[in-house]
This is a predicted structure of a 72-nucleotide RNA (transfer RNA) from a Minisyncoccota bacterium. Its Rfam family is "tRNA". Rfam classes the family as a transfer RNA. The sequence is in RNAcentral, with records from ENA.

RNA sequence: UCCCCGAUGGCGCAACGGUAGCGCGGCUCGCUGUUAACGAGAUGGUUCGUGGUUCGAAUCCACGUCGGGGAG
Numbered sequence: 001u002c003c004c005c006g007a008u009g010g011c012g013c014a015a016c017g018g019u020a021g022c023g024c025g026g027c028u029c030g031c032u033g034u035u036a037a038c039g040a041g042a043u044g045g046u047u048c049g050u051g052g053u054u055c056g057a058a059u060c061c062a063c064g065u066c067g068g069g070g071a072g
Base pairs, nucleotide, nucleotide: 001071002070003069004068005067006066007065010024011023012022013021018055027041028040029039030038048064049063050062051061052060
């Protein structure tokens, strides 16, 4: 320098261009002599950034940033 993959709640991951979800964690309550386990409820997101396309973008396009892999 070039090519490929990835970036989404605290963590691990989903999401044919049409309401951003799941699990875990944390919180509250119940249960229990207590803890754990279990049950119930609620909570939490500028989808890496800036533009563009579109009626509509996490998703498509361009350029950047960061991480991983490869070529030279």